Small-subunit ribosomal RNA, 3' major domain from an uncultured bacterium, 483 nucleotides, folded computationally.
Context: one part of a larger RNA
RNA sequence: UGACGGGGGCUCACACAAGCGGUGGAGCAUGUGGAUUAAUUCGAAGCAACGCGUAGAACCUUACCUGGGUUUGACAUGCUUGGAUGCCUGCCUCGAAAGGGGUUAGGCUGCCUUCGGGUGAAACUUGCACAGGUGCUGCAUGGCUGUCGUCAGCUCGUGUCGUGAGAUGUCGGGUUAAGUCCCUCAACGAGCGCAACCCCUGCCUUUAGUUGCCAGCGGGUCAUGCCGGGGACUCUAAAGGGACUGCCGGUGUUAAACCGGAGGAAGGUGGGGACGACGUCAAGUCAUCAUGGCCUUUAUGCCCAGGGCCUCACACGUGCUACAAUGGCGACUACAAAGCGACGCAAGACCGCGAGGUGGAGCAAAUCGCAAAAAGGUCGCCCCAGUUCGGAUUGCAGGCUGCAACUCGCCUGCAUGAAGUUGGAAUCGCUAGUAAUCGUGUAUCAGCUAUGACACGGUGAAUAUGUUCCUGGGCCUUGUACA
Numbered sequence: 001u002g003a004c005g006g007g008g009g010c011u012c013a014c015a016c017a018a019g020c021g022g023u024g025g026a027g028c029a030u031g032u033g034g035a036u037u038a039a040u041u042c043g044a045a046g047c048a049a050c051g052c053g054u055a056g057a058a059c060c061u062u063a064c065c066u067g068g069g070u071u072u073g074a075c076a077u078g079c080u081u082g083g084a085u086g087c088c089u090g091c092c093u094c095g096a097a098a099g100g101g102g103u104u105a106g107g108c109u110g111c112c113u114u115c116g117g118g119u120g121a122a123a124c125u126u127g128c129a130c131a132g133g134u135g136c137u138g139c140a141u142g143g144c145u146g147u148c149g150u151c152a153g154c155u156c157g158u159g160u161c162g163u164g165a166g167a168u169g170u171c172g173g174g175u176u177a178a179g180u181c182c183c184u185c186a187a188c189g190a191g192c193g194c195a196a197c198c199c200c201u202g203c204c205u206u207u208a209g210u211u212g213c214c215a216g217c218g219g220g221u222c223a224u225g226c227c228g229g230g231g232a233c234u235c236u237a238a239a240g241g242g243a244c245u246g247c248c249g250g251u252g253u254u255a256a257a258c259c260g261g262a263g264g265a266a267g268g269u270g271g272g273g274a275c276g277a278c279g280u281c282a283a284g285u286c287a288u289c290a291u292g293g294c295c296u297u298u299a300u301g302c303c304c305a306g307g308g309c310c311u312c313a314c315a316c317g318u319g320c321u322a323c324a325a326u327g328g329c330g331a332c333u334a335c336a337a338a339g340c341g342a343c344g345c346a347a348g349a350c351c352g353c354g355a356g357g358u359g360g361a362g363c364a365a366a367u368c369g370c371a372a373a374a375a376g377g378u379c380g381c382c383c384c385a386g387u388u389c390g391g392a393u394u395g396c397a398g399g400c401u402g403c404a405a406c407u408c409g410c411c412u413g414c415a416u417g418a419a420g421u422u423g424g425a426a427u428c429g430c431u432a433g434u435a436a437u438c439g440u441g442u443a444u445c446a447g448c449u450a451u452g453a454c455a456c457g458g459u460g461a462a463u464a465u466g467u468u469c470c471u472g473g474g475c476c477u478u479g480u481a482c483a
Base pairs, nucleotide, nucleotide: 001483002482003480004479005478007477008476009475010474011473012472013471015467016466019430020429021428022427023426026321027320028319029318030317031316032315033314034312035311042053043052064307065306066305067304068303069302070301073130077129078128079127082124086108087107088106089105090103091102092101093100094099110119111118112117132296133295135294136293137292141290142289143285144284145283146281148279153192154191155190156189157188158187159168160167161166172183173182174181198273199272200271201270203241204240205239206238207237208236209235213230214229217228218227219226244267247261248260249259250258251257323423327382328381329380330379331378332377333376339370340369341368344363345362349358350357351356389420394415395414396413397412398411399410400409436459437458438457439456440455441454442453
């Protein structure tokens, strides 16, 4: 100087407390361990691995296994041999395919040319250098990422003090979300962080008015901005304004600031996002990529078929659905936002109980479509039961995608109707448009194992007296046989 302490002081955080909803019990989905296996490819391991890499494992993917094949190679560059050998469309044969062998039929085949030929481009072929490796090492690395932590810290120049390591500044008194600001001070300044600048959202103005809108005027319809028209309003999308403790009162040291108030759409960081200092964990990743070294080279490379990654006594994590009456079922009836659409989204119509099918208007989309929002509202049934709760499991019959749904897809109908009556010890999330609850969309994608991930809106709470305790962090101080 740090680190540590079941030392002290101050302080912060959904850390506890106060609340609300869960997990842990059930069934199922998914990941992991273990076991199994020819293979169940590999990685991730307390927090910070375990719905993680994977935003799509039937083939492909695929890295694994079995079997079949191949050796200048699926891919790159250079040199070299050959000579139109070459490419496309065919045929026969072996084969599961990959690939091998054979047959010749048709078409195409550069440049120069004295039409004799020359040249060798592109492609192919022979051989050689080499290619290739998801093989090892993340403890050789770059890059990227997690974490402490959006915590308020981490440093430097000059000066001063100290023999020196170093200290000071950065401490102290206030204050703040903040090393934020003020005052004092052997310090005076500065940098990286904080904040601000950026984006979304909340109010207003201006500009603009189609594909959006419709107040007033006119026309038309069973009806609909449907039409003429209009720019008021909503909205769209660009530029501005607006909030700064600016104003008032109080407290405070005449400070910083805090408390209350006015005005205001918004008030003291308005809400949210992006943004992550010096560093820590030899943290993670050689399987995104790049890369040193090592290993491999008729194989640890490459091609193909089938299988596996989907196994299942069991254990754990993360979720979904429930156990019901604040509910279930039936009928009727409202109100979103954000997205996506040409290899596409597909309306009306018709067929089917339905999944879906036929067909195809319209739409490169503020114009058309996906599209029905759901919870909600109104009416009716159920009457507390393993039920009109719950839907696992299984049987049969179908639909769709795709070369192909046996291993191993999704969906529909009928039948079947399991466990489950609120969950031990323990444990998680959340402070407001949040939790809870309800649907909607997108990426990936032929299809889908999505209950996942990421976004969108609808309805919409309770509680916080407080900091003794648990966990983690910051500052000062103290002890130390630790570095």

It matches the Rfam family "Bacterial small subunit ribosomal RNA". Rfam links the family to the GO terms structural constituent of ribosome and ribosome.